Annotation
The RNA shown here (transfer RNA) has 72 nucleotides and comes from Metarhizobium album. Model confidence (mean pLDDT): 81 of 100. The sequence was found in a public genome assembly. It matches the Rfam family "tRNA". It is annotated as a transfer RNA.
RNA sequence: GCUGCCGUAGCUCAGUGGUAGAGCACACCCUUGGUAAGGGUGAGGUCGGUGGUUCAAUCCCACUCGGCAGCA
Numbered sequence: 001g002c003u004g005c006c007g008u009a010g011c012u013c014a015g016u017g018g019u020a021g022a023g024c025a026c027a028c029c030c031u032u033g034g035u036a037a038g039g040g041u042g043a044g045g046u047c048g049g050u051g052g053u054u055c056a057a058u059c060c061c062a063c064u065c066g067g068c069a070g071c072a
Base pairs, nucleotide, nucleotide: 001071002070003069004068005067006066007065010024011023012022013021018055026042027041028040029039030038048064049063050062051061052060
């Protein structure tokens, strides 16, 4: 330099056009004589960025940033 893949909650990952979810972690509550375990509720995200297509974009397209792999 070229090609491909990945980027979504604090962490690990789903979701692939119709206003985003799970597990763990966190806060509160229940249970216990007290912990642990278990259960319930809740908070936490402008979906890496910019632009485009569309009535509507996390999803499609272009560029760009970061990471990984391959080739040279």